[in-house]
């Protein structure tokens, strides 16, 4: 990373530092937060796109890897050159 190709109502939390905003972006609304949100780090987990492994195959498994994810359907409803994440290309 402008075009491709997949998902996005399942499922997973504790501690330690910060210190005022957060939920990506506009309105509007429901939430979260000094009983410390949101971010960082560590650990644990949760899944199963890649990569491995059994199979002819669909399909499964979940042990080392590579991402990723662990409040609310991508928090909800409209809008937009809509995001995100992973493959895949360069």
């Nucleotide at each position: 990373u402008a075009a491709c190709c997949a998902u996005c109502c399942a499922g997973a939390g504790c501690g330690a530092c910060c210190g005022a905003g957060a939920g990506a972006c506009c309105u509007g609304g429901c939430u979260c937060a000094a009983c410390g949100a949101c971010g960082u780090c560590g650990c644990a987990g949760c899944a199963a796109c890649c990569a491995c492994c059994c199979u002819c195959a669909c399909g499964g498994g979940g042990c080392c890897g590579g991402u990723g994810c662990u409040a609310c359907a991508g928090c909800c409803a409209g809008g937009a050159c809509c995001g995100a994440u992973g493959g895949a290309g360069c």
The RNA shown here (SAM riboswitch aptamer (S box leader)) has 90 nucleotides and comes from Arthrobacter sp. MYb229. It was read from a public genome assembly, where an Rfam model found it. The coordinates come from a structure-prediction model, not an experiment, and the mean pLDDT is 84.